[in-house]
RNA sequence: CGGCGUGUAGCGCAGCCCGGCUAGCGCACUUGCUUGGGGUGCAAGGGGUCGCUGGUUCAAAUCCAGUCACGCCGA
Repeated sequence: CGGCGUGUAGCGCAGCCCGGCUAGCGCACUUGCUUGGGGUGCAAGGGGUCGCUGGUUCAAAUCCAGUCACGCCGA
């Protein structure tokens, strides 16, 4: 320098190919019930500018361009 992959909640991930449901799942967290207390169990709840910037579109996590970080391969 070139190519490919990954980036979505505190952690691990799905969704992206084929644009449209309010952005979801597990764990974790908060509150309540349960308990002598804790744990387990049950019920309810909070948390996201989908790495960043811009573009296309009535509408973008999803399409396009640029860019950043990490990893792999090549020179």